The RNA shown here (small-subunit ribosomal RNA) has 1677 nucleotides and comes from a drinking water metagenome. Its mean pLDDT, the model's own confidence on a scale to 100, is 81. It matches the Rfam family "Bacterial small subunit ribosomal RNA". The sequence is in RNAcentral, with records from SILVA.
């Protein structure tokens, strides 16, 4: 960092989808080990149990028990326990600490600042802590209650409570004043007294510990012994047993040993009691001092309350809200400011920079994710908030409206004597429930921290710790070397390959697990839950430890088998229908690794919302147009500020996270210390380019003025004519009118036609145009009024007044819709006629809303340049409108000024001119034809510029000179009469070049997917707006606005697909165009279809009727021949290593060949004679070989599959086309070339050309045939010569024919024409042939999944005593029918009979067969000659005479009888030909259709393959031999170019809608149900507050009476639930009903894409079964 996916293919647009990381996950398989995190995301749903807040005796009075001791009257008492446990008053804490996110769109949180404030505990500081006094729990008592609790009486204590005094601060104040506190306790010290203790002194008792004797009890082992029992051995005996010997267990008893215990007795020790002394503790009073406290004050600190800028979702289909509501003023009230409440007074306040309302959320450091900006998210941790079963509510305190308090309310759940009560895990375990899912009812207060305590110490589910859990995350291991090709497994070309150094084996090593022993740190003197834990040390032995996903592309990784659109996979594309790398299994391979896939969500990838970083001509997307307010943007120049910008300081940015350096755990993960960095936000300083604000000015921008022209710009009135159609009259007569072609309609009651006249509407031919105006829509006769806006030129003028435009106003075609006129055509609807399978259409005849006028809506088009306005910038050429300026031309006026005399008469001379002829040269002009360029309605004028080619012929002027003439003209004078030039001015008209507007065609750079676009931008730029984010659903619902209705606006969802979609590109198509060819049509000949029959085909039919072939391109076709065989079919009847191949084992020398017998239908079985008697050779029954048997391996299949295949073969099509290199043009696909002008049978040649060039195809090379040579002469040939049987028979002959080698000859090669000087035509001439000479062979790249698996040749699949081999018989030959192809024919161009005239190619030995004989023939017989230019087949027929006369015949033969031939093993089914006999259809063939262009058609016959036999097929072969082609309109094929295409499977495409059937989600919907929110009223707990308080009552005054102060009660006010009406949102489900989507095949039509067959399409209205029609404007896409 990108890929897959729209197409034949290519670019573009553009959506889906995929590779990444990441997760409090969750599922699945699988699981050694450790560390450090983490762990109810659901139901803020209920909760059992336990525990998570206590503490303080140094504030207070009270006070037990149990055991123990000693008393005792046995019933108790005392002592100790113990002033302790415990409960009460008090006083701190209980507002923290822990949970959880329901509610909150909020000053709720981030961030920064503010003033009007409280603050316990801590700190400082000051000033005091005096004197009294009355209750009251605890406790006792008497009661009530099931319980909770509780009620009365009655003692008492305080740091509880109240008074009094005092007041440095403090508080109120009328400034005089006046209010207003407190508490104590422990501890030391010294003094006294009391108790107890200790050491010493005197006395008195008492005990303990060791030895020692003595008795008494117990008790372990052990010795001896007695007794039972019981085992094993050996003897006896044999009902039972008995003895002996060794063991063993029990029980007594002895003796030896231990222990207790009592009792002497020795030693050492202790201890009690009374007194006296010293001394210690305890205590009590008192005195000093101190700790902790307590009370005012005043400051700090630290947490909190408030108020403020800024920032923090979505929805406008939520656009008004809002009455304490905005503010003042008094009060109240709070710790504090304030509508915070309350009276009164104003009428404000918020709101498009989004108020209100709905819906959804706890905020935030921060985490994921990304390159960043951004997005998404708010676990765990750390900072705010808000909640505590749901709602109200206060109370008490420094703090609370209080998670583990109170009180009411509801709602659930428990007790319960039914009277009444209790409760609240969203604390920490834990349960159930809900989920896909989230943990132990653990252990310590050792650390760290909290609460109370002087303090010890108490309490702490905070908190450190364990314990489950692969949820992470990170770190380790599951060995390491050496070791060949082991086996098995899979493959496989069978050779081998992999698995694979991988296993075994051999060496070696212990991390981690396991054992065993040390054993920490955390702990500043003590204290460790963890925990015998990390760690270290040893110790055995490879030991205990690997899976899971994937392997068609994207994506690393492939074979085999299975399965056969079946199972099934799939993230997108898309696999799978018999050879699946894509399912499923194995085998191999890749990938990650104690995990690995798979869901699920986020960020990326997607520049797919685009700020950074994207668009709107045609892909989605510029509003139908203007005006315009808010908003955004805005020339020049100067000074001030100094918001914004820049730079510098300060503050703040909370820690942790991130990042960078270090360091600590062996690493890492994690953790720690620094730094950094937090891109913010306040403030402060300084700066002044740009924006900005202010001033002052400027003219360029933008505007007035003036003068001046063009214009279908708009309104309003008038006027004309043409033409339609109507009515009148008139002329006339059978028509008209329509069409494709009719018809309906008019019309003899007088149409059309023609003429006059009238009437009315509506629309302005010609000019007229790619022209003009207008902001679009849009506007066209003429005239006149009224009026907008634009242009050109000029000074002068204002002085930035400007662009742009959300809303928001106006305009706004046609249709339509309201009222009321109008209505000529035209004309939805709607009627008839046609047309059609139908024809709700298109075609006719009619017609009605409409179309027109006013006036009022509608507000939409494909309202299009499918292209918003606006300013600048950036080549150029050609038109064209308008306006102006220069210049030239011209026409007219009119001023000046200058010159002349044209014409006429009269006169003079000369010159010049005409004309004619010669002669040179120059130019020019016409005409033709060609090129090239531009133009075109025609003509004129003037001036430039470049070009003016080439060719023929002409013919004119000129010029020079000459000759000649003299009708001309000139000049000169004189009279008459006028004209001419410049110059200036105004005009008109031309043509030019220039400026400025407008409006077009091209066409640089540029841009663009490409198509184009290009100073009118779709280029460069800035400023505004509007507007799009896949196709479909949909411009659709629902909801709003609007509208009299149709409608219009604004505008989704849900569900559905992987594309829809733009330009270009190559084909294919077209009922597109051009040009071209072809028996392609027409021209003509003959056929086919109508009849019989052959043949093939379908179809039935069967046992089988074997099977292929199917539009041309199957169907006389595979098949060049089915009686058997052929033969695959069918029937029976056999055989199984096979009828065939080869190997292997046995067996035998064989075999083999003939004849022939039985049985059988036959294969086949048994059975018999004759003939022959294999090769080698090591001499071995040893090898081949042959044959037999057997069994194994094979063998065979005309069994499938031609859509696995070669191969061959039809067809387009013998059409002229198919490419390829290299260049080169395009982003590309492709193009160029191979188009284009000509020619051509031909991409055949030429010539232009960004192309040169080649290569398959055409041509030609090959074969025939046509002419002519030359060699050659049999078996062919005879012109000359000779013989002749008259037959080239014979001799010769080598000339002809001919026959078969090899030349030769044809090339547009020649001449004219045409063409471009080309190719080339077209015409002659020579010539046997002429323009590829005629035939044939010869088939490009491809295309039809064309045909073949039954020629062959294979892959795979089948069968294997059968699907495969062998017989016999049927069958393929069937027959109601239907098509194809063909004979014969229907006559007279013909039959018949006669008659014997002329071919060519073929073929003959298991043939061909003359000839001769028999037969009516078919045939038979005999046989000669011939392996063939010799012999044969073999005779050709058409032809010529003759006859027949138009008949179902003297056509025509069918069928049918009946005798024969002939082939054959055999003619029944089932050949074929002969003879007689029979003698059917048919008398030229409907619709339609097929062959032929010259030696061809038609017509006659001949021969061949196959083959015994069979031919109307087929293939050759020759005779006889013709019409006609004007021509390319048309019907068919093809071929170039070229258009459109929505096609590419390529029109036998594609595709629209209704309709039935199914499934989805959805709109409407009487209604119902549930939530939410509202508005009015009701009633009103608890509770605070106000008002009373006639009952009551401690503290303080009192004169003893009451005062003060207070409490219950009473009443008001507020208010939480709850009630009644009533809006309003939302959501759930609905009888029924709308459309929309999607489905393999339905059904109806063919709208639409080509001119789609009526051009589509757009808006509107009608209409119809749909698609659609059709009317009226509009577009071209």
């Nucleotide at each position: 960092a990108g890929a897959g996916u729209u197409u034949g293919a290519u670019c573009c647009u553009g959506g889906c989808u995929c590779a990444g990381a990441a997760c409090g996950a969750a599922c699945g398989c699988u699981g050694g080990c450790g560390g450090c995190a983490g762990g109810c995301c659901u139901a803020a749903c209920a909760c059992a149990u336990g525990c998570a807040a206590g503490u303080c005796g140094a504030a207070c009075g009270c006070g037990a028990a149990a055991a123990c001791a000693c008393c005792u009257u046995c019933g108790g008492g005392u002592g100790u326990g113990a002033g302790u446990a415990g409960a009460g008053u008090g006083g701190c804490g209980c507002a923290c600490g822990g949970g959880u996110g329901a509610g909150u769109a909020a000053c709720g949180c981030g961030u920064g600042g503010g003033a009007a404030c409280g603050u316990a505990c801590c700190c400082u500081u000051u000033a005091g802590u005096a004197c009294g006094g009355a209750a009251u729990a605890a406790c006792c008592u008497c009661g009530g209650g099931a319980a909770a609790c509780u009620g009365g009486g009655g003692u008492u204590a305080a740091u509880a409570c109240c008074g009094u005094a005092u007041a440095c601060g403090c508080c109120c104040u009328u400034c005089g004043g006046g209010g207003g506190a407190a508490a104590g306790c422990u501890g030391a010290u010294u003094u006294u007294g009391g108790u107890c203790g200790u050491u010493g002194g005197u006395c008195a008792c008492u005990g303990g510990u060791c030895g020692u004797u003595g008795g008494u009890c117990a008790u372990u082992u052990g010795u001896u012994g007695u007794c039972g029992g019981u085992u094993a051995u050996u003897g006896g005996a044999u009902u039972c047993u008995c003895a002996a010997u060794a063991g063993c267990c029990g029980a007594c008893a002895u003796c030896a040993u231990u222990g207790a215990c009592c009792a002497g007795u020795g030693a050492c020790u202790a201890a009690u009691g009374a007194c006296c002394a010293a001394u210690g503790a305890c205590u009590a009073a008192a005195u000093u001092c101190u700790a902790c406290g307590c009370u005012a004050a005043a400051g700090g600190a630290u947490c909190g309350g408030c108020c403020c800028g800024c920032g923090u979702g979505a929805c406008a289909u939520u656009a008004g809200g809002u009455a304490g509501u905005u503010g003042g003023u008094a009060g109240g009230g709070u710790a504090a400011u304030g509508g915070c409440c309350u009276a009164c007074c104003a009428a404000g306040c918020c709101u498009a920079c989004g108020a209100u309302g709905u819906c959804u959320a706890g905020c935030u450091g921060g985490u994921c994710u990304g390159a960043g900006a951004g997005g998404a998210u708010g676990a765990u941790c750390a900072g705010c908030c808000a909640c505590a079963c749901u709602g109200g509510g206060a109370c008490u305190g420094a703090g609370a409206c209080a998670c583990g308090g109170c009180c009411c309310a509801g709602a659930c759940u428990c007790c319960u004597a039914c009277g009444g009560g209790a409760g609240g895990c969203a604390g920490c375990a834990g349960u159930g429930g809900g989920g896909a899912a989230u943990a132990u009812u653990g252990g310590a207060c050792a650390a760290u921290g909290g609460g109370g305590g002087a303090a010890a110490c108490c309490c702490u589910g905070a908190u450190c710790c364990a314990g489950c859990c692969a949820u992470g995350c990170c770190g380790c291991g599951u060995g390491a070397g050496u070791g060949a090709u082991a086996a098995g497994g899979c493959c496989u070309u069978a050779g081998g390959g992999u698995u694979g150094u991988a296993a075994a084996a051999c060496u070696c090593u212990u991390u981690c697990a396991g054992c065993g022993g040390u054993g920490a740190a955390g702990a500043u003197a003590a204290u460790g839950a963890c925990g015998g834990u990390a760690a270290c040390c040893g110790c055995a032995g490879a030991a205990g430890a690997a899976g899971c996903c994937c392997c068609g592309g994207c994506u690393a990784a492939c074979u085999u088998c299975g399965u056969g659109c079946c199972a099934g996979c799939a993230g997108c594309c898309g696999c799978g229908g018999u050879a699946a790398u894509a399912c499923g299994a194995a085998g191999g391979g890749g990938g990650c690794u104690a995990g690995c896939g798979u869901u699920g969500u986020u960020c990326g990838g997607a520049a797919u919302c685009a700020c950074u970083g994207g668009g709107c001509g045609u892909a989605a997307a510029g509003c139908g147009c203007g005006c315009g307010c808010a908003g955004g943007c805005g020339g020049c120049u100067a000074u001030a500020c100094a918001a914004g910008c820049c730079a510098g300081g300060g503050g703040u940015g909370a820690a942790a996270u991130c990042c960078c350096a270090g360091a600590g755990c062996u690493c890492a993960a994690c953790u720690c210390u620094g730094g950094a960095a937090c891109u913010g936000c306040c403030u402060u300083u300084g700066g002044a380019a740009c924006u900005g604000u202010a001033u002052a000015g400027c003219u360029g921008g933008a505007g007035u003025c003036u003068c001046g022209g063009a214009g279908g710009g708009g309104a309003u009135g008038g006027c004309g004519g043409a033409a339609u159609u109507u009515c009148c009259a008139g002329u006339g007569u059978a028509g008209g009118g329509g069409u494709g072609a009719a018809a309906u309609c008019c019309g003899u009651a007088g149409a059309u036609a023609c003429u006059g006249g009238a009437a009315g509407g509506a629309a302005c031919a010609c000019c007229g145009g790619a022209g003009g105006c207008g902001a679009a829509g849009g506007c066209g006769g003429c005239c006149a009024u009224c009026u907008g806006g634009a242009c050109g030129a000029g000074u002068a003028c204002u002085g930035a007044c400007g662009c742009u435009g959300a809303g928001g106003c106006g305009c706004g075609a046609a249709a339509g819709c309201a009222u009321g006129g109008g209505g000529a055509g035209c004309a939805a609807a709607c009627a008839g006629g046609a047309u059609u399978a139908g024809a709700u259409a298109c075609c006719c005849u009619g017609g009605u809303a409409g179309u027109c006028c006013a006036u009022g809506c509608c507000g939409u088009a494909a309202a299009c340049g499918a292209u918003g306005g606006g300013u600048g910038c950036u080549a150029g050429c050609c038109g064209u409108c308008g306006g102006g300026c220069c210049a030239c031309c011209u026409g007219a006026g009119c001023u000046u000024c200058g010159c002349u005399c044209a014409g006429g008469u009269a006169g003079u001379u000369g010159c010049c001119g005409g004309u004619u002829g010669c002669u040179a040269g120059u130019u020019g002009c016409a005409a033709g034809u060609u090129u090239c360029c531009a133009g075109u309605u025609a003509a004129a004028c003037a001036a430039c510029u470049g070009g003016c080619a080439a060719c023929u012929c002409g013919u004119a002027a000129c010029u020079c000179g000459u000759a000649a003439c003299u009708c001309g003209c000139c000049a000169c004078u004189a009279c008459c009469a006028a004209g001419c030039g410049g110059a200036g001015c105004u005009u008109g008209g031309g043509c030019g070049g220039c400026c400025c507007g407008g409006u077009g065609g091209c066409g640089c750079a540029g841009c663009u997917a490409a198509c184009g676009c290009g100073u009118u931008a779709a280029g460069c730029a800035c400023c505004c707006c509007g507007c799009c984010u896949g196709g479909g659903g949909a411009g659709u619902a629902c909801g709003g606005u609007c509208g009299c209705a149709a409608g219009a606006u604004u505008a989704a969802a849900a569900c559905u697909c992987a594309a829809a979609g733009g330009a270009a590109u190559u084909g294919a198509c077209g009922g597109g165009g051009a040009c071209c060819c072809g028996c392609a049509c027409a021209a003509g000949c003959g056929g086919u279809g109508g009849a019989g029959c052959a043949u093939g085909u379908g179809g039935u039919u069967u046992a089988a009727u074997u099977c292929g072939a199917g539009g041309c391109a199957a169907c006389g076709c595979g098949a060049a021949g089915a009686a058997c065989c052929u033969u695959a079919c069918c029937a029976g009847a056999c055989c199984u290593u096979g009828a065939c191949a080869u190997g292997c084992c046995g067996g035998u020398c064989g075999c083999g060949g003939g004849g022939a017998g039985c049985a059988g239908a036959g294969a086949u079985g048994c059975a018999c004679c004759c003939c022959u008697u294999c090769a080698g050779c090591u001499u071995g029954g040893c090898u081949g070989g042959a044959c037999c048997g057997u069994g194994c391996a094979c063998a065979g299949g005309u069994g499938c599959u031609g859509c696995a295949c070669g191969g061959c073969u039809g067809u387009c099509g013998u059409c002229a086309g198919c490419u390829c290199g290299u260049g080169u043009c395009g982003u590309g696909a492709g193009a160029u070339g191979u188009u284009g002008g000509g020619u051509u049978a031909a991409g055949u040649c030429c010539c232009g050309c960004a192309a040169c060039g080649a290569g398959c195809g055409c041509a030609a090379c090959c074969c025939u045939c046509g002419u002519c040579c030359u060699u050659a002469g049999u078996u062919g040939c005879c012109a000359u010569c000779a013989g002749u049987u008259c037959g080239g028979c014979u001799g010769g002959g080598a000339a002809c024919u001919c026959u078969a080698a090899g030349g030769a000859a044809a090339c547009u090669g020649c001449c004219g024409g045409c063409g471009u000087u080309a190719a080339g035509c077209c015409g002659g001439a020579g010539g046997a042939a002429g323009g590829u000479g005629g035939g044939g062979a010869u088939g490009a790249c491809g295309u039809c999944a064309a045909g073949u698996c039954c020629u062959c040749a294979u892959g795979g699949c089948c069968c294997u005593u059968a699907u495969g081999g062998u017989c016999u018989g049927g069958g393929c030959u069937a027959c109601a029918c239907a098509c194809g192809u063909g004979c014969u024919a229907c006559a007279a161009u013909g039959g018949c009979g006669g008659u014997g005239a002329c071919a060519a190619u073929g073929g003959g030995a298991u043939g061909c067969g003359a000839g001769c004989c028999c037969g009516c023939g078919a045939g038979g017989g005999u046989g000669a000659g011939c392996g063939a230019a010799u012999c044969u087949c073999a005779a050709a027929a058409a032809g010529c005479c003759g006859u027949c006369c138009c008949a179902g015949u003297u056509c025509g033969g069918a069928u049918u009888g009946c005798a024969g031939g002939c082939u054959g093993c055999a003619a029944c089914u089932c050949g074929c030909c002969u003879g007689c006999a029979u003698g059917a259809a048919g008398u030229u063939g409907g619709a339609a259709u097929c062959g032929c262009u010259a030696g061809u058609a038609a017509u006659c016959g001949u021969a061949g393959a196959u083959c015994a036999g069979c031919a109307u097929g087929c293939u050759a072969c020759g005779g006889u031999g013709a019409a006609u082609a004007c021509g390319u309109u048309c019907c068919c094929g093809g071929g170039u170019c070229u258009u459109g295409u929505a096609c590419a499977c390529a029109c036998c495409g594609c595709c629209c809608g209704u309709c039935a059937c199914a499934c989805c989600a959805u709109g409407g919907g009487a209604g119902u149900u549930g939530u939410c929110u509202u508005u009015a009223c009701c009633u009103u707990a608890a509770g605070c507050c106000g008002c009373u308080g006639a009952g009551c009552c401690a503290a303080c005054c009192u004169u003893c009476g009451g005062g003060g102060g207070g409490c219950a009660g009473g009443c008001g006010a507020c208010c939480a639930c709850g009630g009644u009406a009533g809006g309003g949102g939302c959501a759930g489900c609905g009888a029924c009903u709308g459309g929309g989507g999607u489905g393999a095949a339905g059904u109806c039509g063919u709208a639409a894409c080509a001119a789609g067959g009526u051009a589509g399409c757009c808006g509107u209205a009608g209409g119809g079964g749909a698609a659609c029609c059709u009317g009226c404007g509009g577009c071209u896409g």